A computed fold for a 528-nucleotide part of an RNA from an uncultured bacterium, annotated as small-subunit ribosomal RNA, 5' domain.
[in-house]
Context: one part of a larger RNA
RNA sequence: AUUGAACGCUGGCGGCAUGCUUUACACAUGCAAGUCAAGCGGCAGCGCGGGGGCAACCCUGGCGGCAGAGCGGCAAACGGGUGAGUAAUGCAUCGGAACGUGUCCCGAUAAUGGGGGAUAGCCCGGCGAAAGCCGGAUUAAUACCGCAUAUGCUCUACGGAGGAAAGCCGGGGAUUCGCAAGGACCUGGCGUUAUGGGAGCGGCCGAUGUCCGAUUAGCUAGUUGGUGAGGUAAAGGCUUACCAAGGCGACUAUCGGUAGCUGGUCUGAGAGGAUGAUCAGCCACACUGGGACUGAGACACGGCCCACACUCCUACGGGAGGCAGCAAUGGGGAAUUUUGGACAAUGGGGGCAACCCUGAUCCAGCCAUGCCGCGUGAGUGAAGAAGGCCUAUCGAGUUGUAAAGCUCUUUUGGCGGGGAAGAAAGGACUGCUUCUAAUACAGGCGGUUUUUGACGGUACCCGCAGAAUAAGCACCGGCUAACUACGUGCCAGCAGCCGCGGUAAUACGUAGGGAGCGAGCGUUAAUC
Numbered sequence: 001a002u003u004g005a006a007c008g009c010u011g012g013c014g015g016c017a018u019g020c021u022u023u024a025c026a027c028a029u030g031c032a033a034g035u036c037a038a039g040c041g042g043c044a045g046c047g048c049g050g051g052g053g054c055a056a057c058c059c060u061g062g063c064g065g066c067a068g069a070g071c072g073g074c075a076a077a078c079g080g081g082u083g084a085g086u087a088a089u090g091c092a093u094c095g096g097a098a099c100g101u102g103u104c105c106c107g108a109u110a111a112u113g114g115g116g117g118a119u120a121g122c123c124c125g126g127c128g129a130a131a132g133c134c135g136g137a138u139u140a141a142u143a144c145c146g147c148a149u150a151u152g153c154u155c156u157a158c159g160g161a162g163g164a165a166a167g168c169c170g171g172g173g174a175u176u177c178g179c180a181a182g183g184a185c186c187u188g189g190c191g192u193u194a195u196g197g198g199a200g201c202g203g204c205c206g207a208u209g210u211c212c213g214a215u216u217a218g219c220u221a222g223u224u225g226g227u228g229a230g231g232u233a234a235a236g237g238c239u240u241a242c243c244a245a246g247g248c249g250a251c252u253a254u255c256g257g258u259a260g261c262u263g264g265u266c267u268g269a270g271a272g273g274a275u276g277a278u279c280a281g282c283c284a285c286a287c288u289g290g291g292a293c294u295g296a297g298a299c300a301c302g303g304c305c306c307a308c309a310c311u312c313c314u315a316c317g318g319g320a321g322g323c324a325g326c327a328a329u330g331g332g333g334a335a336u337u338u339u340g341g342a343c344a345a346u347g348g349g350g351g352c353a354a355c356c357c358u359g360a361u362c363c364a365g366c367c368a369u370g371c372c373g374c375g376u377g378a379g380u381g382a383a384g385a386a387g388g389c390c391u392a393u394c395g396a397g398u399u400g401u402a403a404a405g406c407u408c409u410u411u412u413g414g415c416g417g418g419g420a421a422g423a424a425a426g427g428a429c430u431g432c433u434u435c436u437a438a439u440a441c442a443g444g445c446g447g448u449u450u451u452u453g454a455c456g457g458u459a460c461c462c463g464c465a466g467a468a469u470a471a472g473c474a475c476c477g478g479c480u481a482a483c484u485a486c487g488u489g490c491c492a493g494c495a496g497c498c499g500c501g502g503u504a505a506u507a508c509g510u511a512g513g514g515a516g517c518g519a520g521c522g523u524u525a526a527u528c
Base pairs, nucleotide, nucleotide: 001527002526003525005524006523007522008521009520012374013373014372015371016370017369019366020332025330026329029327030326031325034074035073036072039071040070045066046065047063048061049060050059051058052057081285082284083283090210091209092208093207094206095205096204099202100201101200105198106197108195109194110193111192112191113147115145116144123136124135125134126133127132153162154161155160167190168189169188170187171186172185177182211257212256213255218248219247220246223245224244225243226242227241228240229239230238260282261281262280263279264275265274266273267272288307289306290305291304310321311320312319313318338364340363341362342361346360347358348357349356350355377408378407379406380405387399388398389397414464415463416462417461418460422455426450427449428448429447430446431445432444433443434442472517473516475514476513477498478497479496483512484511485510486509487508493500494499
């Protein structure tokens, strides 16, 4: 000088930060990942319409207004947590070639034709305490499966062979049909299929660097290399069969211990040393161990299966669970906060959108834990008051302009009044323009108007009264700024080092005084 600190005494306000470093111990409760009705069948409930009834209520209509359960799509692999493991399958820096990439973003090409069979839900029946399970009948799709086509694509023996799709929502709407709804056709938007490019992201390989121990000196059989085969998105002993006998090591292999790494942080003139909280990048993990499924992406924190331990429910047959998400609880510990508010902003997921979800985030609450700022008054005031302390001198000295008194001010706090920015979007109407047959619709750029704030009546401003509401802590032998008295008498005690104390202690205890810092001051721990 510093700290994610703790402890003791003390404590007025504000701003900005930080806050389980220990048991990767166990976790009650609530929330933390949903969304789409413009993919689908259909209404369980609410709402709405109709009918009945005095009323409670009952019956009825999918209405396309909410919207449970279900099929389907996308998301759930992000975001959030922790540091156990890991000394190199990691990280940092610099290179590399044998790869992948859904949506979104950018831009491109070619398509989107014609069919089919199921199934959940609903209904019926059965089993079970429950979790849930079984059977039957029936139905839809942007779910599933064929057929056609193939610019490009894949395979190829270069002859050829193979492989796709899905619709939905607006607007106009001739003739004919139709009671109407609808509807050929045209057109706008969102999608779907195939292919290739970019961007971004990810997988893989190499080099160099990356703690301690030799009281660890030898280690290694898929081990090192080759060939064939397999496997992967991809190179490779990645796997396997055969062959060869190699490979690493004093430039520290192997083994053991410790440890997430980095940007950074602290210190220091620097070199260096220590460290890796908060913030950011990477990695690893998700009760413990193992495994795959789905998918563009996981071997998946709030998914699945198996096994262990533990907890809970049970009708004893069987089931349920995983806070190292945010709060909270027990325990451990010197020690670390609220079972708070809101999606208003920023960002993310879904959706055409409105909007919904979001313990990410933004805020508020607690703690002097840290940094910074402000205040606890200002001026004047000598009878140098009283009191305290001290005094061989009793005169004085000191506390001390300190107080009182007088004159002011009103920060902070209190009361009253006013009062932002953070809001951009979104909706409605409308002008121009693009698309178009179109003055529809839809998109782009504008205009008018309206609406949206958790924080919070917060920041800030104005006014009112009144010095009013606000000072402590450790130290005073030397180092080291600051001295006397009394008590004690090698006792009680102090102490960072030297050392004080055995009857005149500036070193113990108390008091007065002083010096230091100040809403803090000391002590302990730790680093330089």

The full RNA is in RNAcentral, with records from ENA and SILVA. Its mean pLDDT, the model's own confidence on a scale to 100, is 82.